[in-house]
RNA sequence: UUCUUAUCAAGAGAAGCUGAGGGAUCUGGCCCUGUGAAGCUUCAGCAACCUCUGACAACUGUCAGAAAGGUGCUAAUUCCUUGGGAGAUAAGAG
Numbered sequence: 001u002u003c004u005u006a007u008c009a010a011g012a013g014a015a016g017c018u019g020a021g022g023g024a025u026c027u028g029g030c031c032c033u034g035u036g037a038a039g040c041u042u043c044a045g046c047a048a049c050c051u052c053u054g055a056c057a058a059c060u061g062u063c064a065g066a067a068a069g070g071u072g073c074u075a076a077u078u079c080c081u082u083g084g085g086a087g088a089u090a091a092g093a094g
Stems, first nucleotide, its partner, number of pairs: 001094008013043005021032003026083001028080002044074003049070002051066006078086001
């Protein structure tokens, strides 16, 4: 970087540094923000994709549980929206 599959109406924030934008893009809205945006760091938490345990099943699946490890996430339905088109995350393959 490309492809495949799955998920995206639930859930979960404090501190420090810094200092003006942010909510992916276009349109139109609506919001958050010097009572501190984005970013970085630390700690905490949420979830359960990978993982682990057990039962059933039978060829890799279903259910239940766990949270040590790899990721992810922690305002608002991916904030909403005609249309276009995309994006994010996980696992796998090239």

The RNA shown here (SAM riboswitch aptamer (S box leader)) has 94 nucleotides and comes from Virgibacillus necropolis. NCBI's taxonomy places the organism under Bacteria, Bacillati, Bacilli, Caryophanales, Virgibacillus. The sequence is in RNAcentral, with records from Rfam and Ribocentre.